[in-house]
The RNA shown here (Bacterial RNase P class A) has 338 nucleotides and comes from a Betaproteobacteria bacterium. Its Rfam family is "Bacterial RNase P class A". From the family's description: Ribonuclease P (RNase P) is a ubiquitous endoribonuclease, found in archaea, bacteria and eukarya as well as chloroplasts and mitochondria. Rfam links the family to the GO terms ribonuclease P activity, tRNA processing and dimeric ribonuclease P complex. Model confidence (mean pLDDT): 76 of 100.
RNA sequence: GAAGCAAGCCAGGCGGUCGCUGUGCCACUUCGGUCGCACAGAGGAAAGUCGGGACUCCAUCGGGCAGCGUAGCGGGUAACUCCCGUCCGCCGUGAGGCGAGGAUCAGAGGAACAGAGACGAGCCGGUUAAGUCCGGGUGCAACGGCCAAUCUCUACGCGGAGCAACACCAAAUAGGCAGACGUCGACGUGGCCCACCGAGUCUGCGGGUAGGUGGCUCGAGCCGUGGGGCAACUCACGGCCCAGAGGAAUGACCGUCAUAGCCCGUCGGGGGUCCCCAACUUGUUGGGGUGUCUCCGAUGAGCCGUAACAGAAUCCCGCUUACCGGCUUGCUUCACAU
Numbered sequence: 001g002a003a004g005c006a007a008g009c010c011a012g013g014c015g016g017u018c019g020c021u022g023u024g025c026c027a028c029u030u031c032g033g034u035c036g037c038a039c040a041g042a043g044g045a046a047a048g049u050c051g052g053g054a055c056u057c058c059a060u061c062g063g064g065c066a067g068c069g070u071a072g073c074g075g076g077u078a079a080c081u082c083c084c085g086u087c088c089g090c091c092g093u094g095a096g097g098c099g100a101g102g103a104u105c106a107g108a109g110g111a112a113c114a115g116a117g118a119c120g121a122g123c124c125g126g127u128u129a130a131g132u133c134c135g136g137g138u139g140c141a142a143c144g145g146c147c148a149a150u151c152u153c154u155a156c157g158c159g160g161a162g163c164a165a166c167a168c169c170a171a172a173u174a175g176g177c178a179g180a181c182g183u184c185g186a187c188g189u190g191g192c193c194c195a196c197c198g199a200g201u202c203u204g205c206g207g208g209u210a211g212g213u214g215g216c217u218c219g220a221g222c223c224g225u226g227g228g229g230c231a232a233c234u235c236a237c238g239g240c241c242c243a244g245a246g247g248a249a250u251g252a253c254c255g256u257c258a259u260a261g262c263c264c265g266u267c268g269g270g271g272g273u274c275c276c277c278a279a280c281u282u283g284u285u286g287g288g289g290u291g292u293c294u295c296c297g298a299u300g301a302g303c304c305g306u307a308a309c310a311g312a313a314u315c316c317c318g319c320u321u322a323c324c325g326g327c328u329u330g331c332u333u334c335a336c337a338u
């Protein structure tokens, strides 16, 4: 100097004007709200809805079958199919990355084409009482082999539904009509069976309402320092508050700084091409021209944007997918110089 591997960070800043939402304070109020001030206001993935929960409700938080999930060993976590470490296997020169990681004498199934044959079947050569034994050919595999991310077996684990959960308030109506089942047991939050409980349940037709409030953001939260641990992580102390819309707010404009892109000028350097001169190795070297094209760096001005992927909707932890450009740290390989 180039190329890589792993981890982390940023996602414009500052000021002003106007506008929107929330919270707090103050004042006013016809109690519906209004004015003013202060503070805060969309991501690393908010995406996918894949996995796990918190929370809410239904329960009898009883048993079994079916079904589903996981799979070396150890640790972390609220938990997980996640994360860390390690063993083994595969890929890579390497830093590292991936994981389909229990079981093939419990049983079944599978391998296109080729091949005689992938089903106890049988080609060629030798051999034998005998496809009996050995070798060859086809094929990934001719078998006491391989495949279980084929079914299956083993071990362990698993209630269900979901903020459109659920709770409250107000209003309206027809506590309607018909039928079926039900104390010989209906309904009872995935299917089936048993147990338990004990009175309604289901279907069709018809009628009314679909309004408001809460849930709603203080969290398994974030930051800093120190201790423990290889690490994931954890403990202690201190500090901080960082959206809560409700058909859906978080915006617009101006100035300035920074910055990506485009374009122009100047300076320096590299390369190609053209012209001139010199030398001799007759097509190569050196020098000049700044003539022309192009690349890199520095600098100044102008234009344009905040570059891509993309917008919270109960919340959190992971995984997966999409993606512009920049910065920092550690490690690996190659080349050169000392």
Stems, first nucleotide, its partner, number of pairs: 001334010012257007020041006027034002043309001047320002050318005055162004060195001062194004067158005072086005087101001088099004102153002107151002109147002123136004166214004176205006188196001221240008258306002261303002264300010274289007

Background:
The organism belongs to Betaproteobacteria, within Bacteria.